[in-house]
The RNA shown here (Bacterial RNase P class A) has 371 nucleotides and comes from a Nitriliruptorales bacterium. The coordinates come from a structure-prediction model, not an experiment, and the mean pLDDT is 81. The gene name in the source record is rnpB. Taxonomically the source falls in Nitriliruptorales (Bacteria, Bacillati, Actinomycetota, Nitriliruptoria).
RNA sequence: GGAGUCGGCCAGGCGGCCGCACCGGGCAACCGGUGAGGAAAGUCCGGGCUCCGCAGGGCAGGGUGCUGGCUAACGGCCAGGCGUCGCGAGGCGCGGAAAGUGCCACAGAGAGCAGACCGCCGAUGGCCGCUCACGCGGCACAGGCAAGGGUGCAACGGUGGUGUAAGAGACCACCAGCACCCCGGGUGACCGGGGUGGCUCGGCAAACCCCAUCCGGAGCAAGACCAAGCAGGGACAGGGUGGCCCGCCCGCUACGUCCCAGGUAGGUCGCACGAGGUGCCGGGCAACCGGCAUCCCAGAGAGAUGGUCGCCACCCCGCGCCGGGCAACCAGCGCGGGGGACAGAACCCGGCUUACCGGCCGGCUCCUCCU
Numbered sequence: 001g002g003a004g005u006c007g008g009c010c011a012g013g014c015g016g017c018c019g020c021a022c023c024g025g026g027c028a029a030c031c032g033g034u035g036a037g038g039a040a041a042g043u044c045c046g047g048g049c050u051c052c053g054c055a056g057g058g059c060a061g062g063g064u065g066c067u068g069g070c071u072a073a074c075g076g077c078c079a080g081g082c083g084u085c086g087c088g089a090g091g092c093g094c095g096g097a098a099a100g101u102g103c104c105a106c107a108g109a110g111a112g113c114a115g116a117c118c119g120c121c122g123a124u125g126g127c128c129g130c131u132c133a134c135g136c137g138g139c140a141c142a143g144g145c146a147a148g149g150g151u152g153c154a155a156c157g158g159u160g161g162u163g164u165a166a167g168a169g170a171c172c173a174c175c176a177g178c179a180c181c182c183c184g185g186g187u188g189a190c191c192g193g194g195g196u197g198g199c200u201c202g203g204c205a206a207a208c209c210c211c212a213u214c215c216g217g218a219g220c221a222a223g224a225c226c227a228a229g230c231a232g233g234g235a236c237a238g239g240g241u242g243g244c245c246c247g248c249c250c251g252c253u254a255c256g257u258c259c260c261a262g263g264u265a266g267g268u269c270g271c272a273c274g275a276g277g278u279g280c281c282g283g284g285c286a287a288c289c290g291g292c293a294u295c296c297c298a299g300a301g302a303g304a305u306g307g308u309c310g311c312c313a314c315c316c317c318g319c320g321c322c323g324g325g326c327a328a329c330c331a332g333c334g335c336g337g338g339g340g341a342c343a344g345a346a347c348c349c350g351g352c353u354u355a356c357c358g359g360c361c362g363g364c365u366c367c368u369c370c371u
Stems, first nucleotide, its partner, number of pairs: 001367010012312007020035006037342001041353002044351005049219004061215005066080005081094005095210002100208002102204003117149002119145003124142002126139005157175006176200001178197008223269004232260005238255001239253005276295008314339008323330002
């Protein structure tokens, strides 16, 4: 200098003018303060909170799935193990297929206790020829074989030998792999070593299933409080009216007065102090935990957080001028032009995933060159 890998961070700043929401002050005009994100998003997991349900146990249904740890919890994170890809930094994956059932496209003879297309053989039987006969030669009909070829993602261990008509774990040696047992190390996943065995065992569980473990439902339009108007219930008998002509008598009505319950509109709370942010110290490899100090940091209910102008900073392109270096290359100044994304709180929090113009910082790896 080039190529790459992992992690963290930023997402312009200041000012003028116009405007929006909330809070505080003011009789008012108005003044002051505060005002989105790393993902506020998707709503995919987990928890807090609220209401409802619930004796205990089981079934059904659903989630998760190597080990240890972290956490309020998790399908998240950290550390480790094994496998796999990469020269490497590093990435990706993870219970059980030797409990059972099922599936394995196309191609291919055969895709599960398999199979014979080409091929090899034809010892045995058959047919033909020669021979007096023993036997020899031929054919490839019965049949034998699975070494070689071929198909496929995948074809029933690999290499060498014995053996045979040809062959084959049929047998033997070594290697690989599997099951079981023993010893040692590790909390554990697992690792290292030794022995025995049958000779070999395909893949898929995001197919059913088995094993282990976890799970009650609904969600802030949860829910709580106050409560107009209309309708409802009760008491009284003042008003009206009827029974008789009147009335201190008896009814009816609900015009009136008082009370009550549920509860609509509406209002208030929930609702902004929290598994909180920042800094320092301590424990731990780390995730994370603890202590001290300090800060208060958006909050509506048709839903605010915007627009514009100027200056500066940043990035890209073109042109020009200089500087460093052997070079590749790196930096600076000036002029002109262009660019600034994704997106936007609505009960809160921890994650995951997805989107994003660009930029900065750090750890590490590989290649090349110079000293």